[in-house]
C1' cells in the first nucleotide's frame, strides 16, 4: 500500500416509542332560508279500491362546537433498533513493497 473488522461522523430507508394533528374516534347542537328518509294529522286527485305531494314529530347527512390518542391520517425530534450508501481517525489484522 492493501484486504478485513472494531468505534466515530453524516445521508437515506424499514419497523418501533413520545409529542403534536386531523379528513380518524367519541359527544353536543344542528339545515325554523335553501339536504335526504319516514312521513301521523291535515291537503289534493278517485264512483271507491287506491294514489300524490307534503308540514309536524322521528332517523341520517352535510355544517358547527368540545374532548380523545384505540384505530387511521399528516408531522416533528438532543427518539431505540435494523438495513443500505458514504466519510475522516485510531487500533488489530491479512497479502505485498522498501
Nucleotide at each position: 500500500g492493501u484486504c478485513g473488522g472494531u468505534u466515530c461522523c453524516c445521508c437515506g430507508c424499514g419497523c418501533g416509542g413520545c409529542g403534536a394533528u386531523a379528513a380518524c374516534u367519541c359527544g353536543c347542537c344542528c339545515a325554523a332560508c335553501u339536504c335526504c328518509c319516514c312521513c301521523a294529522g291535515g291537503g289534493c286527485c278517485u264512483g271507491a279500491c287506491g294514489g300524490c305531494a307534503g308540514c309536524a314529530a322521528g332517523g341520517g347527512u352535510a355544517a358547527g362546537u368540545g374532548a380523545g390518542c384505540u384505530c387511521u391520517u399528516u408531522c416533528g425530534g438532543g427518539u431505540g433498533c435494523g438495513c443500505g450508501g458514504g466519510g475522516g481517525a485510531c487500533u488489530c489484522u491479512u497479502c505485498c513493497u522498501c
Molecule: Bacterial small signal recognition particle RNA